[in-house]
Molecule: Bacterial large signal recognition particle RNA
RNA sequence: CCAUACCAGCCGGGGAAUUAGCGGAGCCCUGUACCUGAAAUCCGCUACAGCAGGGGUGGAUCCCUCAUCCGAGGGCGCAGCCUUUGCGCAGAACCGUAAAAGCCGUGUUGAAGAGCGGGUCCCGCGCAAUUGGGAGCCGUGAACCAUGUCAGGCGGGGAACCGAGCAGCAUUAAGCGGUGACCCCGAUGUGCCGUGGGGGCGCCUGCUCGGAGCGGACGAUACGGAGCUCACGUAAAGGUCAGGCUCGACGCUGGGGUGUAUGG
Numbered sequence: 001c002c003a004u005a006c007c008a009g010c011c012g013g014g015g016a017a018u019u020a021g022c023g024g025a026g027c028c029c030u031g032u033a034c035c036u037g038a039a040a041u042c043c044g045c046u047a048c049a050g051c052a053g054g055g056g057u058g059g060a061u062c063c064c065u066c067a068u069c070c071g072a073g074g075g076c077g078c079a080g081c082c083u084u085u086g087c088g089c090a091g092a093a094c095c096g097u098a099a100a101a102g103c104c105g106u107g108u109u110g111a112a113g114a115g116c117g118g119g120u121c122c123c124g125c126g127c128a129a130u131u132g133g134g135a136g137c138c139g140u141g142a143a144c145c146a147u148g149u150c151a152g153g154c155g156g157g158g159a160a161c162c163g164a165g166c167a168g169c170a171u172u173a174a175g176c177g178g179u180g181a182c183c184c185c186g187a188u189g190u191g192c193c194g195u196g197g198g199g200g201c202g203c204c205u206g207c208u209c210g211g212a213g214c215g216g217a218c219g220a221u222a223c224g225g226a227g228c229u230c231a232c233g234u235a236a237a238g239g240u241c242a243g244g245c246u247c248g249a250c251g252c253u254g255g256g257g258u259g260u261a262u263g264g
Stems, first nucleotide, its partner, number of pairs: 001264006009057003012030004020046005034054004063257005069251001073247004080240009091230002094225005102218001103216004113209008121198006127191002129188006136179005146171004154163003
């Protein structure tokens, strides 16, 4: 060095999450990489950290190890930014008072101001209106215990006649119903009503004097107020995260290491 048989190793890895921890299973990244069975109601294991069974490769460009570079993706996350909330402040916005200039209306067809009178307000009376009741009027209204007349019938009488009296008819009492124009009594959320008295701050109105103002909204600005909104400051929580820290697949490069037996 070759051949045969065999042993180790290898036939994917990583992140977060879970877990005391590790691995699997589920999610994500890488990218191609044996198969089968069970596993979130979890499963298996314990720092030599999956279990069980089968297959391939196998001493190396392929296995193990050290180092540089590149770097998918994940995690943490200061500052910053965003959102929410609390506190502070009172800049904006808001409210109030005063208010220049400007503007509008009104006024010599007479402003402000003053005087006199009336109304608005209160009380009494009257009138009217509305409403309730009554009187009045109409209708109805009694088996007997209402009236009148009382057929028939009944009682008395020798008779003439007398008496009581049901039904019917008529009338009426209480009652019931209607009407209620006029009349009487009462009431009032009534009145462009009348009349007498009182009251008079304000407002409205008429007249007189008077003779030039009077009224109004906004308003630069100033002062005060409030703390709902925005802005600002500050604190906390949540989110996103440049830079940073961390894990790190795939890939590139360089160095080192790794068998056993038999035969030739």